Molecule: transfer RNA
Organism: Hyphomicrobiaceae bacterium
RNA sequence: GCGGCAGUAGCUCAGAGGUAGAGCAUCGCGCUUCCAACGCGAGGGUCGUGGGUUCGAUUCCCAUCUGCCGCUCCA
Numbered sequence: 001g002c003g004g005c006a007g008u009a010g011c012u013c014a015g016a017g018g019u020a021g022a023g024c025a026u027c028g029c030g031c032u033u034c035c036a037a038c039g040c041g042a043g044g045g046u047c048g049u050g051g052g053u054u055c056g057a058u059u060c061c062c063a064u065c066u067g068c069c070g071c072u073c074c075a
Stems, first nucleotide, its partner, number of pairs: 001071007010024004018055001026042005048064005
């Protein structure tokens, strides 16, 4: 330099045009003498960044940043 994959809640990940979810974690309540477990509920997101297309973008297109992998060249 070229190509590929990944980036979404504190963590691990899903969702692939109709406006974002799960598990774990955190908090509250119930249960319990208390704790754990279990049950119910709640909070938490500029979907890496910037543009474009669209009535509408996490999703499609372009650029870019970070990480990982492969290929190539030079020293």